[in-house]
Molecule: transfer RNA
Organism: Acidobacteriota bacterium
RNA sequence: GGGCAUGUAACUCAGUUGGUAGAGUACUACCUUCACACGGUAGGAGUCGGCGGUUCGAGUCCGUCCAUGCCCA
Numbered sequence: 001g002g003g004c005a006u007g008u009a010a011c012u013c014a015g016u017u018g019g020u021a022g023a024g025u026a027c028u029a030c031c032u033u034c035a036c037a038c039g040g041u042a043g044g045a046g047u048c049g050g051c052g053g054u055u056c057g058a059g060u061c062c063g064u065c066c067a068u069g070c071c072c073a
Base pairs, nucleotide, nucleotide: 001072002071003070004069005068006067007066010025011024012023013022019056027043028042029041030040031039049065050064051063052062053061
């Protein structure tokens, strides 16, 4: 320098043909216990890597950049 893949909650990951952003773990409160753990109920937490474009509407499609990993030179 060229190519491919990945980027979504604190962490691990879903997200179907473009139509309200979700799960588990973790966290907070309450119940339970003498107390802790386990269990139960409820709750908070995201500019979907950045910037543009297409569209009535983008996590999803297109362009470019950035980060990480792999391959080629």